[in-house]
RNA sequence: GACUCUGUGGCGCAAUGGUAGUGCGUCUGACUCCAGAUCAGAAAAUUGAGUGUUCAAUUCACAUCAGGGUCA
Numbered sequence: 001g002a003c004u005c006u007g008u009g010g011c012g013c014a015a016u017g018g019u020a021g022u023g024c025g026u027c028u029g030a031c032u033c034c035a036g037a038u039c040a041g042a043a044a045a046u047u048g049a050g051u052g053u054u055c056a057a058u059u060c061a062c063a064u065c066a067g068g069g070u071c072a
Stems, first nucleotide, its partner, number of pairs: 001071007010024004018055001026042005048064001050062003
């Protein structure tokens, strides 16, 4: 330098055009002498950042940033 893959709550991952969800974690309550386990509830993401297409974009296009891989 060329090609390719990945980027989504604190963390690991889903969602291939139509209300962004699950597990772990955090907080509150119930239970308990206390804690754990269990149960109920809550908060937390402007989907790496930008532009475009579309009635509508995590999803499609372009350019870009960061990281991984292959080749030179």

The prediction has a mean pLDDT of 81. The RNA shown here (transfer RNA) has 72 nucleotides and comes from Channa argus. It matches the Rfam family "tRNA". By type it is a transfer RNA. The sequence is in RNAcentral, with records from Rfam.